[in-house]
c-di-GMP-I riboswitch aptamer from an uncultured Solirubrobacteraceae bacterium, 80 nucleotides, folded computationally. The coordinates come from a structure-prediction model, not an experiment, and the mean pLDDT is 86. The sequence was found by an Rfam model in a public genome assembly. Its Rfam family is "c-di-GMP-I riboswitch aptamer". Its family is annotated with cyclic-di-GMP binding in the Gene Ontology. The family is grouped with related families in Rfam's "c-di-GMP_I riboswitch clan".
RNA sequence: AGGUGCCAAGGGCAAACCGCCUGCGAGGGCGGGACGCAAAGCCACGGGCCUUCUUACAGGAAGGUGGCCGGGCUGCCACC
Repeated sequence: AGGUGCCAAGGGCAAACCGCCUGCGAGGGCGGGACGCAAAGCCACGGGCCUUCUUACAGGAAGGUGGCCGGGCUGCCACC
């Protein structure tokens, strides 16, 4: 430097659900809680899906989702 995540160690994150707050909504934040995750760390760049508005019903606009996939950046440990 590259590859891999079968083994180990120390850790990390936290789905559903519940409470409070917040948004028209999809959703989001905090706390509880763990189904899972080797990038479930970061970035809406491409695609998908979802919401709202609009429409000449072809579409357009603004958002959401990184725990749907791809891509970019960064990174712990072990092994090769």